[in-house]
This is a predicted structure of an 86-nucleotide RNA (c-di-GMP-I-GGC riboswitch aptamer) from Bacillus aerolatus. Model confidence (mean pLDDT): 80 of 100. The sequence was found by an Rfam model in a public genome assembly.
RNA sequence: CAGGAAAAAGGCAAACUUAUUGAAAAGUAAGUACGCAAAGCUACAGGUCUAAGGUGUGGUUUGCUAUGACGGCUGAGCUGCCCAUA
Numbered sequence: 001c002a003g004g005a006a007a008a009a010g011g012c013a014a015a016c017u018u019a020u021u022g023a024a025a026a027g028u029a030a031g032u033a034c035g036c037a038a039a040g041c042u043a044c045a046g047g048u049c050u051a052a053g054g055u056g057u058g059g060u061u062u063g064c065u066a067u068g069a070c071g072g073c074u075g076a077g078c079u080g081c082c083c084a085u086a
Base pairs, nucleotide, nucleotide: 003083004082011036012035016031017030018029019028020027021026034072040078041077042076044075045074046073047070048069049068053065054064055063056062
């Protein structure tokens, strides 16, 4: 430098439940433990979700739209713990 078979020190925490914020997607906190070797950080590229506001249609319904959200969807960038073969 590359890699993650096994182990160890340590770490994170899905779904669900409760509380809370939000129009929603979703966020935060606690419990829990599906999983994770970057499940650490960044919306840069792709992707996904939502549609308050805006806008179109026309008639009480619906289309479009991110400026909202997701890093536990993929890639990219930055940083980092442990450890064997080679």